[in-house]
Context: one part of a larger RNA
RNA sequence: UUGAACGCUGGCGGCAUGCCUAACACAUGCAAGUCGAACGGAAACGAUGCUAGCUUGCUAGCAGGCGUCGAGUGGCGGACGGGUGAGUAAUGCAUAGGAAUCUACCUAGUAGCGGGGGACAACCUGGUGAAAACCAGGCUAAUACCGCAUAAUCCCUACGGGGCAAAGCAGGGGGGAUCUUCGGACCUCUCGCUUCUUGAUUAGCCCAAGUGAGAUUAGCUAGUAGGUGAGGUAAAGGCUCACCUAGGCGACGAUCUCUAGCUGGUUUGAGAGGAUGAUCAGCCACACUGGGACUGAGACACGGCCCAGACUCCUACGGGAGGCAGCAGUGGGGAAUAUUGCACAAUGGGCGAAAGCCUGAUGCAGCAAUGCCGCGUGUGUGAAGAAGGCCUGAGGGUUGUAAAGCACUGUCAGUAGGGAGGAAAAGUUGAUGGUUAAUACCUGCAUUGCUUGACGUUACCAAUAGAAGAAGCACCGGCUAACUCUGUGCCAGCAGCCGCGGUAAUACAGAGGGUGCAAGCGUUAUUC
Numbered sequence: 001u002u003g004a005a006c007g008c009u010g011g012c013g014g015c016a017u018g019c020c021u022a023a024c025a026c027a028u029g030c031a032a033g034u035c036g037a038a039c040g041g042a043a044a045c046g047a048u049g050c051u052a053g054c055u056u057g058c059u060a061g062c063a064g065g066c067g068u069c070g071a072g073u074g075g076c077g078g079a080c081g082g083g084u085g086a087g088u089a090a091u092g093c094a095u096a097g098g099a100a101u102c103u104a105c106c107u108a109g110u111a112g113c114g115g116g117g118g119a120c121a122a123c124c125u126g127g128u129g130a131a132a133a134c135c136a137g138g139c140u141a142a143u144a145c146c147g148c149a150u151a152a153u154c155c156c157u158a159c160g161g162g163g164c165a166a167a168g169c170a171g172g173g174g175g176g177a178u179c180u181u182c183g184g185a186c187c188u189c190u191c192g193c194u195u196c197u198u199g200a201u202u203a204g205c206c207c208a209a210g211u212g213a214g215a216u217u218a219g220c221u222a223g224u225a226g227g228u229g230a231g232g233u234a235a236a237g238g239c240u241c242a243c244c245u246a247g248g249c250g251a252c253g254a255u256c257u258c259u260a261g262c263u264g265g266u267u268u269g270a271g272a273g274g275a276u277g278a279u280c281a282g283c284c285a286c287a288c289u290g291g292g293a294c295u296g297a298g299a300c301a302c303g304g305c306c307c308a309g310a311c312u313c314c315u316a317c318g319g320g321a322g323g324c325a326g327c328a329g330u331g332g333g334g335a336a337u338a339u340u341g342c343a344c345a346a347u348g349g350g351c352g353a354a355a356g357c358c359u360g361a362u363g364c365a366g367c368a369a370u371g372c373c374g375c376g377u378g379u380g381u382g383a384a385g386a387a388g389g390c391c392u393g394a395g396g397g398u399u400g401u402a403a404a405g406c407a408c409u410g411u412c413a414g415u416a417g418g419g420a421g422g423a424a425a426a427g428u429u430g431a432u433g434g435u436u437a438a439u440a441c442c443u444g445c446a447u448u449g450c451u452u453g454a455c456g457u458u459a460c461c462a463a464u465a466g467a468a469g470a471a472g473c474a475c476c477g478g479c480u481a482a483c484u485c486u487g488u489g490c491c492a493g494c495a496g497c498c499g500c501g502g503u504a505a506u507a508c509a510g511a512g513g514g515u516g517c518a519a520g521c522g523u524u525a526u527u528c
Base pairs, nucleotide, nucleotide: 002525004524005523006522007521008520011375012374013373014372015371016370017368018367019333024331025330026329028328029327030326033076034075035074038073039072041069042068045067046066048063049062050061051060052059053058054057083286084285085284092211093210095208097206098205101203106199108197109196111194112193113192114148116146117145123138124137125136126135127134128133154163155162156161171189172188173187175186178185179184212258213257214256219249220248221247224246225245226244227243228242229241230240231239261283262282263281264280265276266275267274268273288309289308290307291306292305311322312321313320314319339365341364342363343362347361348359349358350357351356378408379407380406381405388399389398390397391396412469414464415463417461418460422455427450428449432444433443434442472517473516474515475514476513477498478497479496483512484511485510486509487508493500494499
C1' cells in the first nucleotide's frame, strides 16, 4: 500500500468500490427496436353509425369511414451502447511520420426527379409434418424490383468514341387565376430520391526506433527473398498465380520454448528506480469450440446465417431447439465478492415530421465497516478521596474527579411539521420576421400562462422529549510506549528476531493496573 480474506467488536452520515478462482455449466425474466407521414391491408382494442335480440344498456352482426394496429412487404437501426481478457511477445500497444483508399446519417454546393413494365409476400385454396416448419396453385400494392429516355467538370478509351441515375412518393395549406371526367390537375411549403464535387467524422493500409524471460533453444526459411506480367482489393503489396533470379533472417540473439492483453495511469521512493495494469479513459482481441461466407456505407457480425464438434433439452424416433465473457439470479469452484429492485424524471443512443415508443446504457435505490473522510457515544462541578476490586512493610497505596450527587446542553439517531435544486424543453395560447399569389401551412425569435421527478418520508430548516439509544481491540522481557499479584513447574504453553517455562516467570494462563489505536483493532497475504 490493497478490488483483500480471517478473528473479536460494531452508533450515524457522505463519497467511492465490490467473482482477483472455473473464457465452468446455466432454470426464469428482461437487455434492440422503430416508422401507418413508404405499402397492400384489418387479427385485437376503442369510439361512432346501422341492423337484430331483448334484461334498456348489454350481446351478436355489418361498416377501414375514424382512433389505432397483430402478422406481412419496405426503410433505417440491430457493426453503437454493454461484457470479458481466453488468445496475442507482434497482423497488438504507445510515440513520431507516410501514401495508394473507403466513409451511411450530417454540412456546403451542382444538375435533375420524364415515361413505362413485370413480379413476390400478406391473403385465398389445397397438401405434408408430432413439432419446428415446408410445398403447390391463384390474386395484389409500394419510397420493393427491372428496362427505356435524359447525361456532365462522373466512368472507360485505341482519343475516333462509348457507358451510367432517380421515387415526384407522401403530408399540410390556398382556391387567388385557368382547366375539370368533380376524383383532381395546377401553384406553393416541408420532407425525401438520383448524379457529381467539397468539408467534417469514422475506418482500412505502410514505415521507424521502443515495448517480458530462457542459449540447459544456434542455426531458421521454397511463396521463402526479389524481379517481370497478370489477377484480386475501397486501396499499396507474394495478397494470389505464371515465369525468371537465388536469395532473405540470425550472437545488435533469428528460430524454438515459457509467460503476458497494451497504454494513460496506480503504488512505493527524496530521486533514480522497482512493482503493477481493479474501478475511470484510449486502443486491441474474443463471444460454447473450430471453419466459412452472405447482407450491408461499415461485420466475416455477443442477443444474425451455414457447416462440423462437444454438451443440454423436446420428440409421435422420422426429426428439431439452444448458447448470460449483457442486467439480475442459480449450481459449482473458492479464503472471498451484492438485488431474480425502481424509473426513463435527467444525460446519451436508435427510429419517427412530430407526439412518442424502445433503451438492465444511464440515473437511482437495496446489500457489505471493503476503503477514504466527517461526526457522535455527553459538558461543567463534585473529596466523605464513599462502597467494591487489586496490592501492601497492615500504617496505607491505587482504581480516582473516576462514580454517586448537583447544575447544564441537546449533535446524530427517534417523533411529528415545513421544504429547495436537479426542469431545460417538447406541446399549447397570443404580438412579430422569413417563405409565398396569400393574412393559410411551415419556420425563426422575444414574451405570457399551463404542464413533466424514479430518487423521495430527498438535501436543508425550525419544533419536540430525555443523558437518554451508541466502545471496542491489541499489547505491556528487549527491539517498542506500558508492572504487579496468583496459578503452573522444560508441563501446559508463548514466539516476528533474540529467546521465555526445570517452585519466588514483569516473556505461559487468569486478575488488578497501565500503554497504543479507536468504530474499529489485531492476524495472514501482497508490493515498494
Molecule: small-subunit ribosomal RNA, 5' domain
Organism: uncultured prokaryote